[in-house]
RNA sequence: GAAGCAGGCAAGGCAGUCGUCUCCGGCAGUUGCCGGGGAAGGAAAGUCCGAGCUUCACUGAGCAGGGUACCUCCUAACAGGAGGGCGGAGCAAUCCGACGGAAAGUGCAACAGAAAGGAUACCGUCUCGGCAGCUAUCUGUCGGGAUAAGGGUGAAAUGGUGGUGUAAGAGACCACCGGCGACCGGCGAGAGCCGGUCGGACCGGCAAACCCUAUCCGAAGCAAGACCGAAUAGGGGAGGAGAGGUGCUCAGACUCGCUACUACUCCCGGGUGGGUCGCUUGAGGUCCCGUGCGAACGGGAUCCCAGAGGAAUGACUGCAGGGCGUUACGCCCGACAGAACUCGGCUUAUUGACUGCUUCGGAA
Numbered sequence: 001g002a003a004g005c006a007g008g009c010a011a012g013g014c015a016g017u018c019g020u021c022u023c024c025g026g027c028a029g030u031u032g033c034c035g036g037g038g039a040a041g042g043a044a045a046g047u048c049c050g051a052g053c054u055u056c057a058c059u060g061a062g063c064a065g066g067g068u069a070c071c072u073c074c075u076a077a078c079a080g081g082a083g084g085g086c087g088g089a090g091c092a093a094u095c096c097g098a099c100g101g102a103a104a105g106u107g108c109a110a111c112a113g114a115a116a117g118g119a120u121a122c123c124g125u126c127u128c129g130g131c132a133g134c135u136a137u138c139u140g141u142c143g144g145g146a147u148a149a150g151g152g153u154g155a156a157a158u159g160g161u162g163g164u165g166u167a168a169g170a171g172a173c174c175a176c177c178g179g180c181g182a183c184c185g186g187c188g189a190g191a192g193c194c195g196g197u198c199g200g201a202c203c204g205g206c207a208a209a210c211c212c213u214a215u216c217c218g219a220a221g222c223a224a225g226a227c228c229g230a231a232u233a234g235g236g237g238a239g240g241a242g243a244g245g246u247g248c249u250c251a252g253a254c255u256c257g258c259u260a261c262u263a264c265u266c267c268c269g270g271g272u273g274g275g276u277c278g279c280u281u282g283a284g285g286u287c288c289c290g291u292g293c294g295a296a297c298g299g300g301a302u303c304c305c306a307g308a309g310g311a312a313u314g315a316c317u318g319c320a321g322g323g324c325g326u327u328a329c330g331c332c333c334g335a336c337a338g339a340a341c342u343c344g345g346c347u348u349a350u351u352g353a354c355u356g357c358u359u360c361g362g363a364a
Stems, first nucleotide, its partner, number of pairs: 001360007009352001013319006020039008041336001045347002048345005053221004065217005070084005085099001086097004100212002105210002107206002122151002124147010159177006178202001180199008225277004235268005241262002244259004284303008321333005
């Protein structure tokens, strides 16, 4: 000098004044006063995963639908994290990877290219026939055939090198290498790595296409839900009263039974407005010690840190500093963005500097 990784910070700092929301205590007594404490973020965001909590559902199994997909570990759990394996990029530090199955089946392959599925002859190579070049083993041209060595297209064109072979060629055949499959040995907890023997000439890609295999999964969400519960309206029950219908006894209607209606009194339960809880002490934060490569775990000390109504979390002054504009002076102190039941993650947005470590290059 170039690059990589990790980390914390952030309404700029300090002081003061006036306010907003909330909790606690006191006074007044129903919304005020006094004192004290607290008041946005690394993402509070997207609501994409995983949980706590709540209500409903639930005999088991299967189907459908959806998630996940190398190994081991961490965790309450996860699609998260740590360490490792394999593959890829980079000189390296380091970074990236939905990383099971393509001989179960169905399907797809843009553009370019002659040909993209049991494929292909465009150029080239070789050969046969006709014609021409004075004759033809040479050359050109036309037509037929052979050929996947060479060129060219593409993300992908039937493995590489050498030889045999041939008209020219080709795993057509052979040796070695590579790859595939089976078996064996060693290392490793495992994914896997290393080595050996044998086999058969051995063409692939896409499963973030359907699908197959293995494994997992009840649904909805704090507008969850729990409790208290007014006026009025409506529901149910009881009581006696009014007036009506009807029945029996049998002719007494002054009485008795049943019943629709009306208003009154009392009781019961449900819902609405409203109120209270859920609500912030939690898989919690900070520091220290120990174990572990690490994610993390164990122990100890200490702290309480927003809980609202959807609405609050602000403004001004002074001091020193920085930046910009035309100096007195004025403006700004930056980006992305703002809590709403709570955690663990992921992803996305983003300014300004700072700190630490590592790699490569140059000079001494």
Molecule: Bacterial RNase P class A
Organism: Candidatus Zixiibacteriota bacterium